RNA sequence: CUCUUAUCAAGAGAAGCCGAGGGAUAUGGCCCUUUGAAGCUUCAGCAACCUCUGAAUCAUCAGAAAGGUGCUAAAUCCUACAAGACUAUAUUUGUCUUGAGAGAUAAGAA
Numbered sequence: 001c002u003c004u005u006a007u008c009a010a011g012a013g014a015a016g017c018c019g020a021g022g023g024a025u026a027u028g029g030c031c032c033u034u035u036g037a038a039g040c041u042u043c044a045g046c047a048a049c050c051u052c053u054g055a056a057u058c059a060u061c062a063g064a065a066a067g068g069u070g071c072u073a074a075a076u077c078c079u080a081c082a083a084g085a086c087u088a089u090a091u092u093u094g095u096c097u098u099g100a101g102a103g104a105u106a107a108g109a110a
Stems, first nucleotide, its partner, number of pairs: 002109007013043005021032003028078002044072003049068002051064005076102001081099006
């Protein structure tokens, strides 16, 4: 880097260093930010994918949190494409639902 499977409206932040951007990319929005962004470090926390224990085993369920990851503003912040419904209008606006696509994380495979 590619593929497969699962999940993604829940949950959980302080301190120090630094100093201007950030919310993946990208279109349009919206938002956070010198009352300190991103990044790094320390400590803490959340969750329960791997893991551990029990239910004889698989599936599944319940529990645990030492370890490997992950996460700790806003639904993956909303949105790109397609279909449908509704709405206002006169060749167009807005809202909602579903699906697809993209992405993130975990486990596995090549």
This is a predicted structure of a 110-nucleotide RNA (SAM riboswitch aptamer (S box leader)) from Psychrobacillus vulpis. Its mean pLDDT, the model's own confidence on a scale to 100, is 78. Rfam family: SAM riboswitch aptamer (S box leader). Rfam's curators write: The SAM riboswitch is found upstream of a number of genes which code for proteins involved in methionine or cysteine biosynthesis in Gram-positive bacteria. The model forms 97% of the base pairs in the Rfam consensus. The sequence was found by an Rfam model in a public genome assembly.